[in-house]
Context: one part of a larger RNA
RNA sequence: GAUUGAACGCUGGCGGCAUGCUUAACACAUGCAAGUCGAACGGUAACAGGAAGAAGCUUGCUUCUUUGCUGACGAGUGGCGGACGGGUGAGUAAUGCUUAGGAAUCUGCCCAGUAGCGGGGGACAACGUGUGGAAACGCACGCUAAUACCGCAUACGCCCUACGGGGGAAAGCAGGGGAUCUUCGGACCUUGCACUAUUGGAUGAGCCUAAGUCAGAUUAGCUUGUUGGUGGGGUAAUGGCCUACCAAGGCGACGAUCUGUAGCUGGUCUGAGAGGACGAUCAGCCACACUGGAACUGAGACACGGUCCAGACUCCUACGGGAGGCAGCAGUGGGGAAUAUUGCACAAUGGGCGCAAGCCUGAUGCAGCAAUGCCGCGUGUGUGAAGAAGGCCCGAGGGUUGUAAAGCACUUUCAGUAGGGAGGAAAAGUUAAUAGUUAAUAGCUGUUAACCGUGACGUUACCUACAGAAGAAGCACCGGCUAACUCCGUGCCAGCAGCCGCGGUAAUACGGAGGGUGCGAGCGUUAAUC
Numbered sequence: 001g002a003u004u005g006a007a008c009g010c011u012g013g014c015g016g017c018a019u020g021c022u023u024a025a026c027a028c029a030u031g032c033a034a035g036u037c038g039a040a041c042g043g044u045a046a047c048a049g050g051a052a053g054a055a056g057c058u059u060g061c062u063u064c065u066u067u068g069c070u071g072a073c074g075a076g077u078g079g080c081g082g083a084c085g086g087g088u089g090a091g092u093a094a095u096g097c098u099u100a101g102g103a104a105u106c107u108g109c110c111c112a113g114u115a116g117c118g119g120g121g122g123a124c125a126a127c128g129u130g131u132g133g134a135a136a137c138g139c140a141c142g143c144u145a146a147u148a149c150c151g152c153a154u155a156c157g158c159c160c161u162a163c164g165g166g167g168g169a170a171a172g173c174a175g176g177g178g179a180u181c182u183u184c185g186g187a188c189c190u191u192g193c194a195c196u197a198u199u200g201g202a203u204g205a206g207c208c209u210a211a212g213u214c215a216g217a218u219u220a221g222c223u224u225g226u227u228g229g230u231g232g233g234g235u236a237a238u239g240g241c242c243u244a245c246c247a248a249g250g251c252g253a254c255g256a257u258c259u260g261u262a263g264c265u266g267g268u269c270u271g272a273g274a275g276g277a278c279g280a281u282c283a284g285c286c287a288c289a290c291u292g293g294a295a296c297u298g299a300g301a302c303a304c305g306g307u308c309c310a311g312a313c314u315c316c317u318a319c320g321g322g323a324g325g326c327a328g329c330a331g332u333g334g335g336g337a338a339u340a341u342u343g344c345a346c347a348a349u350g351g352g353c354g355c356a357a358g359c360c361u362g363a364u365g366c367a368g369c370a371a372u373g374c375c376g377c378g379u380g381u382g383u384g385a386a387g388a389a390g391g392c393c394c395g396a397g398g399g400u401u402g403u404a405a406a407g408c409a410c411u412u413u414c415a416g417u418a419g420g421g422a423g424g425a426a427a428a429g430u431u432a433a434u435a436g437u438u439a440a441u442a443g444c445u446g447u448u449a450a451c452c453g454u455g456a457c458g459u460u461a462c463c464u465a466c467a468g469a470a471g472a473a474g475c476a477c478c479g480g481c482u483a484a485c486u487c488c489g490u491g492c493c494a495g496c497a498g499c500c501g502c503g504g505u506a507a508u509a510c511g512g513a514g515g516g517u518g519c520g521a522g523c524g525u526u527a528a529u530c
Base pairs, nucleotide, nucleotide: 001530002529003528004527006526007525008524009523010522013377014376015375016374017373018372019370020369021335026333027332028331030330031329032328035080036079037078040077041076043073044072047071048070049069050067051066052065053064054063055062056061057060087288088287089286096213097212098211099210100209101208102207105205106204110201111200112199113198114197115196116195118152120150121149127142128141129140130139131138132137158167159166160165172193173192174191175190176189177188180187181186214260215259216258221251222250223249226248227247228246229245230244231243232242233241263285264284265283266282267278268277269276270275290311291310292309293308294307313324314323315322316321341367343366344365345364349363350361351360352359353358380410381409382408383407390401391400392399393398414471416466417465418464419463420462424457429451430450431449432448433447434446435445436444437443474519475518476517477516478515479500480499481498485514486513487512488511489510495502496501
């Protein structure tokens, strides 16, 4: 000199864009952060409507009862999603990361191809009855549906094979409809979405190899599933990954082992560069989710807001037993020099579910707080010598503050008040036309046109008008380094200080004043890095 996720002191007008627990991976009150689908299913607890019956009367309303009939829908079965998104950096010096390769793998949803979607069965929730418990939560019996579950049939391709053969699948739902059949429910046809098998792709993930990846030798030897082989097991897959047997190997001064420290990278800061230091925000990877362990489900987890076991802690209890996990967003206590609102909205972008409408989304978009940083703007402009008054200095003549002020003439950014007012919005929906599908002018899908109409921010940005210089300047320094000097007070005291050093009676170095210098909504100090 540059820099910072900074803090502290003094001061503080506005805006834009960023950033904001670096400490206790300490403990957490409260609310919210993952649901959705009735176009899979049996149903009907709530709400609304309809229908039927009854009563009251004001004669077309009110009340009651029944009915899933309709819109819908609590709880339940079932499907998909809760493995993403969000947080944190404790652990990890290599099961990590970075770069470059590799073969022995899996991959829901998505895209393309091929083939199929036939016929049966038995249950279990919900519900009902009974019953246990303070609660959490159960237990027994009985009824029932499905895209839940299980056989059978079929098998182009698929899997196993000793090449003879053997094995294995599925599910429907919704919209529309001319003939034909009909038990009047439908069958049947068709469209869309689902479903099954398989091939290829895309995406994602698992695995292997090489090189690189902090310090200590006051850590020199380490290792028995250890190193390799064979058989077997296990996995989606290779492999001591596991196991039995066999051999005695494997690593190490090119630093093994041990100890300490640490998430890694793109990058960030600095520097002419080489390098050094760091790894906040943003992006990629990894690891973790009260502590330790384990598996289940699933395409994917050994799963932050799932399960089980153990432990510590907190809470409830009828003492028998139970409940919980903010390193999600806010917020609280604590720690600390120190770090924000228990805000608004799904309008946009993205995600989950759904045919869709839509629902959910503390992701996200915004707002709030903080000069924490960067950038921009303002706090007036011109004129004005009687060089006013006052202050300070003085050699008492004057000098300086100083065109500074006052005065005169102007302007009105920003802030204020009032009015106007983009863009972020494209979709979705309705109607019509047209193309495809189809037996079809229906339905569905695509395209086009018209209409309708969705904004948290928001009193938006921006524009116009109004009034009046009106509301807006400080901080540090002035001995040398280093730009900037005098007076008074003090008297080795009080004090200053980054280094040299100042202060013991004329201190440009302490304290105050006047003046000056530097930067400026900031200025200094401290800490840290180059």
Description:
This is a predicted structure of a 530-nucleotide part of an RNA (small-subunit ribosomal RNA, 5' domain) from Thiotrichaceae bacterium UBA973. Its mean pLDDT, the model's own confidence on a scale to 100, is 87.